[in-house]
Small-subunit ribosomal RNA from a Rhodospirillales bacterium, 1483 nucleotides, folded computationally.

RNA sequence: AAACUUGAGAGUUUGAUCCUGGCUCAGAACGAACGCUGGCGGCAGGCCUAACACAUGCAAGUCGAACGAACCUUCGGGUUAGUGGCGCACGGGUGAGGAACACGUGGGAAUAUACACUUCGGUGCGGAACAACGUCUGGAAACGGACGCUAAUACCGCAUAAUGACUCCGGUCCAAAGAUUUAUCGCCGAAGAAUUAGCCCGCGUCUGAUUAGUUUGUUGGUGGGGUAACGGCCUACCAAGACGACGAUCAGUAGCUGGUCUGAGAGGAUGAUCAGCCACACUGGUACUGAGACACGGACCAGACUCCUACGGGAGGCAGCAGUGAGGAAUAUUGCGCAAUGGGGGCAACCCUGACGCAGCCAUGCCGCGUGAGUGAAGAAGGCCUUAGGGUUGUAAAGCUCUUUCAAUGGCGAAGAUGAUGACGGUAACCAUAGAAGAAGCCCCGGCUAAAUUCGUGCCAGCAGCCGCGGUAAUACGAAUGGGGCGAGCGUUGUUCGGAAUCACUGGGCGUAAAGCGUAUGUAGGUGGUCAAGAAAGUCGGGAGUGAAAUCCCAGGGCUUAACCCUGGAACUGCUUCCGAAACUCCUUGACUAGAGUCCCGGAGGGGCCAGCGGAAUUCCGAGUGUAGAGGUGAAAUUCGCAGAUAUUCGGAGGAACACCAGUGGCGUAGGCGGCUGGCUGGACGGGAACUGACACUGAGAUACGAAAGCGUGGGGAUCAAACAGGAUUAGAUACCCUGGUAGUCCACGCCGUAAACGAUGUGUGCUAGUUGUUGGGGGCCACAGGUCUUCAGUGACGCAGCCAACGCAUUAAGCACACCGCCUGGGGAGUACGGUCGCAAGAUUAAAACUCAAAGGAAUUGACGGGGACCCGCACAAGCGGUGGAGCAUGUUGUUUAAUUCGAAGCAACGCGAAGAACCUUACCUACCCUUGACAUACCUCUCGGGGAUUACAGAGAUGUUUUCCUUCGGUUCGGCCGGAGAGUGUACAGGUGCUGCAUGGCUGUCGUCAGCUCGUGUCGUGAGAUGUUGGGUUAAGUCCCGCAACGAGCGCAACCCUUAUCGUAUGUUACCAGCAUUUAGUUGGGGACUCAUGCGAGACUGCCGGUGAUAAGCCGGAGGAAGGCGGGGACGACGUCAAGUCAUCAUGGCCCUUACGGGUAGGGCUACAAACGUGCUACAAUGGGAGUGACAGUGGGCAGCGAGGUCGCGAGGCCGGGCUAAUCCCUAAAAGCUCUCUCAGUUCGGAUUGUACUCUGCAACUCGAGUGCAUGAAGUUGGAAUCGCUAGUAAUCGUGGAUCAGCAUGCCACGGUGAAUACGUUCCCGGGUCUUGUACACACCGCCCGUCACAUCAUGGGAGUUGGUUUUACCUGAAGGCCGUGUGCUAACUUCGGAGGCAGCGGACCACGGUAGGAUCAGCGACUGGGAUGAAGUCGUAACAAGGUAGCCGUAGGGGAACCUGCGGCUGGAUCACCUCCUUU
Repeated sequence: AAACUUGAGAGUUUGAUCCUGGCUCAGAACGAACGCUGGCGGCAGGCCUAACACAUGCAAGUCGAACGAACCUUCGGGUUAGUGGCGCACGGGUGAGGAACACGUGGGAAUAUACACUUCGGUGCGGAACAACGUCUGGAAACGGACGCUAAUACCGCAUAAUGACUCCGGUCCAAAGAUUUAUCGCCGAAGAAUUAGCCCGCGUCUGAUUAGUUUGUUGGUGGGGUAACGGCCUACCAAGACGACGAUCAGUAGCUGGUCUGAGAGGAUGAUCAGCCACACUGGUACUGAGACACGGACCAGACUCCUACGGGAGGCAGCAGUGAGGAAUAUUGCGCAAUGGGGGCAACCCUGACGCAGCCAUGCCGCGUGAGUGAAGAAGGCCUUAGGGUUGUAAAGCUCUUUCAAUGGCGAAGAUGAUGACGGUAACCAUAGAAGAAGCCCCGGCUAAAUUCGUGCCAGCAGCCGCGGUAAUACGAAUGGGGCGAGCGUUGUUCGGAAUCACUGGGCGUAAAGCGUAUGUAGGUGGUCAAGAAAGUCGGGAGUGAAAUCCCAGGGCUUAACCCUGGAACUGCUUCCGAAACUCCUUGACUAGAGUCCCGGAGGGGCCAGCGGAAUUCCGAGUGUAGAGGUGAAAUUCGCAGAUAUUCGGAGGAACACCAGUGGCGUAGGCGGCUGGCUGGACGGGAACUGACACUGAGAUACGAAAGCGUGGGGAUCAAACAGGAUUAGAUACCCUGGUAGUCCACGCCGUAAACGAUGUGUGCUAGUUGUUGGGGGCCACAGGUCUUCAGUGACGCAGCCAACGCAUUAAGCACACCGCCUGGGGAGUACGGUCGCAAGAUUAAAACUCAAAGGAAUUGACGGGGACCCGCACAAGCGGUGGAGCAUGUUGUUUAAUUCGAAGCAACGCGAAGAACCUUACCUACCCUUGACAUACCUCUCGGGGAUUACAGAGAUGUUUUCCUUCGGUUCGGCCGGAGAGUGUACAGGUGCUGCAUGGCUGUCGUCAGCUCGUGUCGUGAGAUGUUGGGUUAAGUCCCGCAACGAGCGCAACCCUUAUCGUAUGUUACCAGCAUUUAGUUGGGGACUCAUGCGAGACUGCCGGUGAUAAGCCGGAGGAAGGCGGGGACGACGUCAAGUCAUCAUGGCCCUUACGGGUAGGGCUACAAACGUGCUACAAUGGGAGUGACAGUGGGCAGCGAGGUCGCGAGGCCGGGCUAAUCCCUAAAAGCUCUCUCAGUUCGGAUUGUACUCUGCAACUCGAGUGCAUGAAGUUGGAAUCGCUAGUAAUCGUGGAUCAGCAUGCCACGGUGAAUACGUUCCCGGGUCUUGUACACACCGCCCGUCACAUCAUGGGAGUUGGUUUUACCUGAAGGCCGUGUGCUAACUUCGGAGGCAGCGGACCACGGUAGGAUCAGCGACUGGGAUGAAGUCGUAACAAGGUAGCCGUAGGGGAACCUGCGGCUGGAUCACCUCCUUU
């Protein structure tokens, strides 16, 4: 010099956000245990449970230099039982008890202290016994008994006696031991110091108040006793005290400390090892001996247990070291040695020592070392993955070159020992030898949290610390590979601290998250204005003592290092004491007036209590008028009324409440208070400044008041009205609605003591911008019915700073501070149980736990929703027209059937849908029969050159198989079966699948919806999610446009650009056209380019113009012109997204599955079935029609395996022949409704189903199962219930025409034109949608959420007749051992003045452990039955709450009810909507 450097967070509530708040994790530690694994060494540690029971051995002896004796002897001596001395009170163990001066710390006085030390003295003379021993004797034993002998440092007496003790101050009293032989060791008295021990005191030392009162030796005094010593320590008497809310007493738990672990610290937890203290020694009691014990390895007694026994009686105490059993998840050897350190005895040698030193066992912990090093790319093999290329394991291995720590083997060999002596130990260390040789595992890999892939499994098996994984593509289960972490260990479990500021001293909160007592008064307590003086308790500075050692920290040192150990320092934050300071707090004293109070004057007020009075209204009663209804409701009914109601008039009775005034106005502490008058009475306010002089603030307990309901007694009873009854409503209706109606509502007195008792905001004081109302006072000024300025006290609104999670609060604070009180600590269980207190009861108050969940919650955001609001739109309604639903048929679907009736589509948005066309095929289904590298693709191997076409015969249902005859002879070529190509065979890779998953997917499509929306950048606001823009005022079909605005811009949508249609111009005219010219049967031909038409290119329409309106804007209305007017009509075009919408069967595709079959082929069948139901259509029911006749006018579109003119045959479908046309040329092609005639209201001349029969066409083939035709037949049906669909103009309706598919088959689908309406007042309502706003407990988003009973299962818990046990207490009985007191008659060696003293035994007494009887308190276990609670995947009944939740909800109380709940009374807003009033803000 140093002893300093110190503080991390994360996951999880939500669609998302901020906050509150709990749960969980990451860290460190351990006397640990368990699982897997295990090379070496050092240092430490090792029954936490049964203070349970213990076999066996050992753990305290020693001295012959105190003594007698016995025995042995090498005659030197030695050994020993006994007497005697010292020790055994140390050392060692354990933590049961104990909440206490037990412990810690610091003090104190009234004490003792063996051995050891220092000093001063002394050590003289006598005496009597008892063991051992001997004899006899009892007993199984343990152990004794009687008699006799004997020594001492054993015992006793005398002497001596102070500097000792006592004292009445005269005096009195007290000791000793020798041994051995020349030097020591001993002995006695006294003093001192030391050591050790005892005692007292201050402070500190766990939890519970659901333990509030405790105590009789208790508190104190006096006398006495007792002790080493003070003391109620004990006793007698006296007094009545003592302790307690600053927690006594009681109950529970616990050895305390230095320290240890953790923590930034403050703290929290803990008290193994080491050290100090205490307590205990089988359980309880007791003393003896001794310096010291009420004694772990001593004694006595009682008890339990164990053992021995001859049954008479005895013995024992491992919580010493080992060890055993038991308990337990769990904790070691019946080891060696006294060599060291220490202890006891001894003069010493020495003896003893399970203290101790060592060794053994155990990865129990800490520390160290090793399991090899270098090189080595063909990046080997193998494994795994793969996009099949490769990647990775991986320089890893092998190989090559080295090394030998540790272990092994052999040798040498310590220190530890001052002279001797070494258990450890042939150990440590050192040397040598051989050889990479003997030595790596465990956990994890979804996030937190470092590290991922494949396979298996399929809500199973399993994982999980929290969140959570697993239902066929699991980075989360299991395995593998790879990776990450640590490493002789690694994980798990348990416990503690931390993180947790989650009990907050450091360092939290209470309006709405948990949390302000309902309000006040006030005790203790806490806190307290100004000035001065004193004192010095707190406070501050300095000194001294103490704070054991070890530990922690720092600096050094020693083991090879480290752990570990040693030395020194720092520190031990504390306590005590002395000196000093005096600002602040406390204390004492004196003064003051600003706080507080008193007094005087004044006004305001639903403040309280009592008495009296008043009018309106309801009801009832009487009477009059009067007649048939009244009443009530959504609509009704119950009810009242012809016995006269309701209505109306008059009179009367009675009770209750006081309209208007009336007001975010007044008063009161709160609850609360409202007609008028009087009486009594409380408080506040304004003004004055006379008085007191801090008298103040708060307030645990306590006390008083305290809405409504409720209770008791007695009144009263008009209205209203729980319960109750009836009527309705309803699925039900124990309700909402209605008619009645009892407690009650009212009064007096007494209880109750609770409310959303709310401002969800405790009281008091001070400070901190304002503006504007209002109530009650005061003051100033002026222009004075008033105005204005100002001040105090209340009561509102808005608002700055500040605060807040936000909402919001904001001089009436939720701001800034101070003082005091109350309360909170996750949700549920539960404001419940038990206990206490109060109450007549109802119940109130105080107030848990087990168990269970990972949330519960606050504020705000975006959506969605509402039987919330506002605005707007749509064939949404309304106004109309025509349908469907009824019939028959067609077609699709369900269902059923079937061998199969293949599959898909399922509200709108499946159902004439996929399917633009199932007789075979299609075809995917069924049956039967066949094939297996396959019907199809690519490649390899072998063989053959083939092969193709036509054809004969046989078998077969056919596929297929066998077979005959004929024709033809591939390309290139280097001329080689060389290359290509083809076929066959066997095998391998593979083909194939309309098999599964549309919830693994692509693509495509539907739908909201052609609805007007959906977003972004930058900026701004907000902690944030988000907001703004996009809202607002207008306007539009439109987020279309205009204006305004913290927004400014932009994108996808809208619109426009595209197609078509309506007008015109222009260009071009063939196959189109034909006005004029010629021509013809005919635009047929010439010609024309006008028209129509076609095809291009253009024009045109833009609110452009005018008027009105509007803000002068956007726009709207009307008008002109125009073919067309306000988007001209129609189409294509479909934003961000939603529906896990549809499709694996169009196609594509991941994964899974099948592979002589789930693949392929063939024949036949089926998809066409038919009690029933539904959707979509066609045809009808008829006269706006049927039949017959007539014959005019379209536009799409199609055509060569085709359309087919025309002719001809047939009644007809159609047949035969066949011009023309690859199309503005030819053909389909005839349009039909129309018009004329007839029928005359019928099941018809309507309607055409069904059936019979005869045919036609297509096709290989019309049986199952096609279409059409002729003749005959002639069903239902007379306009369709509830309900429901389409359509707003060239639309509906109606009429026909064409096309795709297709051999054939159309009532379906797609397209075309002809004829051609009605209605829309309007937006209340239904449905859908858009915008804004509001509420929300919804976010899977109302098809949401969610409550309670009941039933079942499981779990914990309360009550419970009782029963079992523990603890404790009261009264009484008993009373061992023991000491004490008394007695002392029995016995008696030392002394004696011979009397005795003293001693021993005995006896008596009080005390007292165990035990007994009876009662009480308390705790715990079990308990038939019973109460509620919690949890559970889909049980039952309802629908209470969340939206105005469909009766607003909630709080208190009372009654009722299966249940949620309903109703009454009072209260709250934490109620939506609408209206009014008042106030405020902005302009």
Description:
NCBI's taxonomy places the organism under Bacteria, Pseudomonadati, Pseudomonadota, Alphaproteobacteria, Rhodospirillales.